[in-house]
RNA sequence: GGGCUGGUAGCUAAGCGGUAAAGCACGACGCUCAUAACGUCGCGACGCGGGGGUUCGAAUCCCUCUCAGCCCA
Numbered sequence: 001g002g003g004c005u006g007g008u009a010g011c012u013a014a015g016c017g018g019u020a021a022a023g024c025a026c027g028a029c030g031c032u033c034a035u036a037a038c039g040u041c042g043c044g045a046c047g048c049g050g051g052g053g054u055u056c057g058a059a060u061c062c063c064u065c066u067c068a069g070c071c072c073a
C1' cells in the first nucleotide's frame, strides 16, 4: 500500500428499510437464622464509531473519515 470482517446498553450480543431483542451485570423485593443459589419486578442505548447522501422513513443502502482484528504484498 491492497483486500476482507467488525465497531449497537458496564460486558457479550441479535437486528439486513417501518422506527432497537436477549443473556450476564446492577438495584428492589421474596425465600433463608444468614449467605449463595433460585423466583418476581425494575434499570437500562438522549439512538446504533464520526460526518455527509438516498428515501415518506436508515442501525439496516451509498460515499467518506476513523478505530480494532485477520489476510496479501
Base pairs, nucleotide, nucleotide: 001072002071003070004069005068006067007066010024011023012022018056026042027041028040029039030038049065050064051063052062053061
Predicted 3D model of a 73-nucleotide RNA (transfer RNA) from a Thermoplasmatales archaeon.
The same sequence occurs in records of 2 taxa.
It matches the Rfam family "tRNA". Its family is annotated with triplet codon-amino acid adaptor activity in the Gene Ontology. The family's RNA type in Rfam is transfer RNA.
RNAcentral holds the sequence, with entries from ENA.
The prediction has a mean pLDDT of 83.